Transfer RNA from Caulobacter sp. SLTY, 72 nucleotides, folded computationally. The coordinates come from a structure-prediction model, not an experiment, and the mean pLDDT is 81. Lineage of the source: Bacteria > Pseudomonadati > Alphaproteobacteria > Caulobacterales > Caulobacter. It was read from a public genome assembly.
RNA sequence: GGGCCUGUAGCUCAGCGGUAGAGCAUUCGACUUUUAAUCGAAUGGUCCUGGGUUCGAUCCCCAGCGGGCCUA
Numbered sequence: 001g002g003g004c005c006u007g008u009a010g011c012u013c014a015g016c017g018g019u020a021g022a023g024c025a026u027u028c029g030a031c032u033u034u035u036a037a038u039c040g041a042a043u044g045g046u047c048c049u050g051g052g053u054u055c056g057a058u059c060c061c062c063a064g065c066g067g068g069c070c071u072a
Base pairs, nucleotide, nucleotide: 001071002070003069004068005067006066007065010024011023012022013021018055026042027041028040029039030038048064049063050062051061052060
């Protein structure tokens, strides 16, 4: 240099164009003599950036940026 994959909550990841979710973590509560475990609830998002298509974009298209793999 070329090709492919990838970017969503603090972390690991879902999300077939129509309200952004789960697990873990954090906080509060229940239970318990206490802790742990278990159960319930709450909190937490510029969906990497810019543009395009569309009534409507995390999702489709283009460009850029970051990460990974292969190849020269």